[in-house]
């Protein structure tokens, strides 16, 4: 200086306003929000990933499944940045929910610190 086992810590936002109703934070207009690595340049709509779902199962684990974007300028380079104008959001409860409650004080992609030996 290098490096692995492993350990700790962290790891998600967002219904103000009005309208209709016995009743909506669920419907109607309209507000708002955007996990986690990559990408020649910064990304909720590229490419992957996690959570959620589903199965199969005693667990642990595996295997499915997984939403959305164009146009126009800059530039060497942008589906990522500026303009425009759209658009999408797990299951369960509720008056139909991305945004209220609930599994969850959970899990987790991943970040960061730390870290024996050995060379």
């Nucleotide at each position: 200086a290098u490096u692995a086992a492993c350990u700790u810590u962290c790891a998600a936002g967002g219904c103000a306003g009005g309208g209709u109703g016995c009743a909506a934070a669920u419907c109607c207009c309209u507000a708002c929000c955007g996990g986690c690595g990559g990408u020649u340049a910064u990304a909720g709509u590229c490419c992957g990933c996690a959570a959620a779902c589903c199965a199969u199962c005693a667990c642990a684990a595996u295997g499915g499944c997984u939403g959305a974007a164009c146009c126009g300028g800059u530039g060497a380079a942008a589906c990522u940045c500026c303009g425009g104008u759209a658009c999408c959001g797990a299951c369960g409860g509720u008056a139909u929910a991305g945004u209220c409650c609930g599994g969850a004080u959970g899990a987790g992609a991943g970040a960061a610190a730390g870290g024996a030996u050995c060379a």